RNA sequence: GCGAAAGUGGCGGAAUUGGUAGACGCGCAGGAUUCAGGUUCCUGUGGUAGCAAUACCGUGGGGGUUCGAGUCCCCCCUUUCGCA
Numbered sequence: 001g002c003g004a005a006a007g008u009g010g011c012g013g014a015a016u017u018g019g020u021a022g023a024c025g026c027g028c029a030g031g032a033u034u035c036a037g038g039u040u041c042c043u044g045u046g047g048u049a050g051c052a053a054u055a056c057c058g059u060g061g062g063g064g065u066u067c068g069a070g071u072c073c074c075c076c077c078u079u080u081c082g083c084a
Stems, first nucleotide, its partner, number of pairs: 001083007010026003019067001027045006046057004060076005
């Protein structure tokens, strides 16, 4: 340089092929249990604003298509694999 694959909460990883983003697991926080800790169980856990209800934003970055995009198209960035 050419070709291909991938990028989603703190981490791993789903999203049924354009129609409620974050299921599930880990971690973390609070609680139960314990003398205490671990194990186990229950609840919560993206961000911002708000007392709350709720609202807005959020899928590597930018742009486009569409009523609607994590998903389709274009450019860029990063990582991995193959070829030379």